[in-house]
RNA sequence: GGGGGCAUAGCUCAGUGGUAGAGUGUGUGCUCGACAUGCACGAGCCCCUGGGUUCAAUUCCCAGUGCCUCCG
Numbered sequence: 001g002g003g004g005g006c007a008u009a010g011c012u013c014a015g016u017g018g019u020a021g022a023g024u025g026u027g028u029g030c031u032c033g034a035c036a037u038g039c040a041c042g043a044g045c046c047c048c049u050g051g052g053u054u055c056a057a058u059u060c061c062c063a064g065u066g067c068c069u070c071c072g
Stems, first nucleotide, its partner, number of pairs: 001071007010024004018055001026042005048064005
């Protein structure tokens, strides 16, 4: 320098053109003599940034940034 991939909740990840979920973690309550476990409920992500297409973009397209990987 060139090719490819990834970026979504504190963490690990899923997801689809119609304002987003799981596991885990976390908060409250119940359970227990107490802790752990278990159960119930809740909070938490405007989806890396900018632009384009579209009635509508986290999703499609382009560019940028960061990371991983391959080639030279």
This is a predicted structure of a 72-nucleotide RNA (transfer RNA) from Vicugna pacos. NCBI's taxonomy places the organism under Eukaryota, Teleostomi, Tetrapoda, Eutheria, Vicugna. The coordinates come from a structure-prediction model, not an experiment, and the mean pLDDT is 81.